[in-house]
Context: one part of a larger RNA
């Protein structure tokens, strides 16, 4: 690398690998859903060569009808989709761990917040300067989210940010006034004198004290698509059960819509339904959510995907379960 009885996924984590069908032709035909563009070559079916006739063509070009042959008519070679049903995630095309990861990660248009009035903010540089930009808020920079649809709840107590300025606190300089020291002059007191001491008035100095003085902090407000946070106990309805209802404690406020055993559920193979002869997976429900939850976005969503889960058809050496052959290589023999 080729082939294989019967079976046909029983293999296996998993149809991995292989096989098969179909081969971007012509004619017919084509669902749900949908953002009306798609989905779509959906799916599926028929035809394909040669001869004759009729019509037709520039053309044995095309159509219809009849006939013929073969296992086989895109008759070779090359080349060339497996398909369907149903979930998850990500809207999409794209990007990525050069050499174990291509993805649900990154990016993305769109949305939103913050900064920036131009010598802009921001970035590089010691600086000069340069980019931003030969741009000017419909611009530029930064953060978050991530098409689209419906939406995006409560809390400003803490932390951050913004605004404020009455009061409190508060640095080094500096200034003023003292203390402490040193020095000049005058006067006085004690003393014979040396000297000690008091006072007045000048110069000067290390240190030290008081007063005055900024931002900040404390303080007063605001702010969530800022960092974040989003309770407990007890009782109650004419079976039972449950609790619309009531009480109470705490809090800044107690999780709203939607979703939910989920890429999140410990208990758990939850319970019910579906699919199977049999289903810890899967799909649909339920909701005591150990420990979902609203731009660390929530829930949907057509299309897309070398993504990931479940099922089916077709097909097969994946397997029951091996066998045969070609080729290559090692050893042995010659």
């Nucleotide at each position: 690398c080729u082939c294989c009885a019967a079976g046909g996924a029983a293999c296996u984590c998993g149809g991995c690998a292989a096989a098969a069908a179909a081969u971007c032709a012509g004619c017919c035909g084509u669902a749900a859903c949908u953002u009306c563009g798609g989905g779509a070559u959906a799916a599926g079916g028929c035809u394909u060569c040669c001869c004759c006739u009729u019509c037709u063509u520039u053309a044995u070009u095309g159509a219809a009808g009849g006939g013929g042959c073969g296992c086989a008519g895109c008759g070779a070679a090359a080349g060339u989709a497996u398909u369907c049903c149903u979930g998850g995630c990500a809207a999409c095309u794209g990007u990525u761990u050069a050499c174990c990861a291509a993805a649900a990660a990154c990016a993305c248009a769109g949305c939103u917040c913050c900064c920036u009035g131009c010598g802009a903010a921001c970035a590089c540089g010691u600086a000069a300067g340069u980019g931003g930009a030969u741009g000017u808020a419909u611009a530029g920079g930064g953060g978050g989210u991530g098409a689209c649809g419906c939406c995006u709840g409560a809390c400003c107590a803490a932390u951050g940010c913004c605004a404020g300025a009455a009061g409190g606190u508060c640095a080094a300089a500096c200034a003023a006034c003292g203390c402490c020291g040193u020095u000049g002059u005058g006067a006085g007191u004690a003393g014979c004198a040396a000297u000690a001491u008091u006072u007045a008035u000048g110069g000067u100095g290390a240190g030290u004290g008081u007063u005055g003085u900024a931002a900040g902090c404390c303080c007063u407000g605001g702010u969530g698509a800022a960092u974040g946070u989003c309770g407990g106990c007890c009782g109650u309805a004419a079976c039972u059960a449950u609790a619309a209802c009531g009480g109470u404690c705490c809090u800044a406020a107690g999780g709203u819509a939607g979703c939910g055993a989920a890429a999140u559920a410990c208990c758990u193979u939850g319970u019910c339904g579906g699919g199977u002869a049999a289903g810890u997976u899967c799909c649909g429900a339920c909701g005591c959510g150990c420990a979902c939850g609203a731009a660390u976005g929530g829930c949907g969503u057509a299309a897309u995907g070398a993504c990931u889960g479940g099922g089916a058809a077709a097909c097969u050496g994946u397997c029951u379960c091996g066998g045969a052959g070609a080729c290559c290589a090692g050893c042995u023999c010659g």